Context: one part of a larger RNA
RNA sequence: CGUAAGAGACUUGAGAAGGGCUGUCCCUAGUACGAGAGGACCGGGACGGACGAACCUCUGGUGUGCCAGUUGUUCCGCCAGGAGCACUGCUGGUUGGCUACGUUCGGCAGGGAUAACCGCUGAAAGCAUCUAAGCGGGAAGCCCGCUUCAAGAUGAGGUCUCUCACCGGGUCAACCGGGUAAGGCCCCCGCCCAGACCAGCGGGUUGAUAGGCCGGAGGUGGAAGCGGCGCAAGUCGUGCAGCCGACCGGUACUAAUAGGCCGAGGG
Numbered sequence: 001c002g003u004a005a006g007a008g009a010c011u012u013g014a015g016a017a018g019g020g021c022u023g024u025c026c027c028u029a030g031u032a033c034g035a036g037a038g039g040a041c042c043g044g045g046a047c048g049g050a051c052g053a054a055c056c057u058c059u060g061g062u063g064u065g066c067c068a069g070u071u072g073u074u075c076c077g078c079c080a081g082g083a084g085c086a087c088u089g090c091u092g093g094u095u096g097g098c099u100a101c102g103u104u105c106g107g108c109a110g111g112g113a114u115a116a117c118c119g120c121u122g123a124a125a126g127c128a129u130c131u132a133a134g135c136g137g138g139a140a141g142c143c144c145g146c147u148u149c150a151a152g153a154u155g156a157g158g159u160c161u162c163u164c165a166c167c168g169g170g171u172c173a174a175c176c177g178g179g180u181a182a183g184g185c186c187c188c189c190g191c192c193c194a195g196a197c198c199a200g201c202g203g204g205u206u207g208a209u210a211g212g213c214c215g216g217a218g219g220u221g222g223a224a225g226c227g228g229c230g231c232a233a234g235u236c237g238u239g240c241a242g243c244c245g246a247c248c249g250g251u252a253c254u255a256a257u258a259g260g261c262c263g264a265g266g267g
Stems, first nucleotide, its partner, number of pairs: 001152001005163007015149004021049007033038001051106005059100004066093005071086006110144003117137004164266001166178004183262004187204004192200001209255003212251005218244003225238005
């Protein structure tokens, strides 16, 4: 820009893409077959490999502004307690998130038309013949079935809902200009189930959108200060303490102020 008014939702599916794999063992059955050795078709079941998708309950990984321990050094006047630097100084753990080494699931089933091939009926050609007319069976393959995208599918589809037939000009059904409706956008907040930007999503005081604060979960693992004991390192008590990212809630304290623009009049 188009989709013959303008919008907001929800859809149909032309078309396209993905997927499509396979092994071992057991039963049938030591049966059929075979002198024996050996050893099935058909059918049923169990467990795997590789591949793929989703997810984070479990097991792990990560976890550089979470907690603790600790070395050296500088500083906070000293003690005590801390802060900076040293690869995040090093070490032990670890919420959310993201993940695989983790978990769950998938390849089907079923239908249709077929290939090689196997047939029925059957002439030409009194026989024979699956074929000439006609009718069956038959593949991991083909079409559908499963998953995803998808109406720019210009062949531009469908359904529901909303907005109403404004004002001026005009050669008066065209067209031009203007203010609006439904609605949309800008702007602002969020770094969110989204994300390079954009977009998407949520919110903007008639508000829980983010931060703060409060509570909870969860992590660390027993803070500082004071007191007791000990010569001391230290240990015990106060006290499952103190501290605490992302998680779950609550609460307008802070910030989403104020505002602007676009947008139909339908043959």
Molecule: large-subunit ribosomal RNA, domain VI
Organism: Modestobacter marinus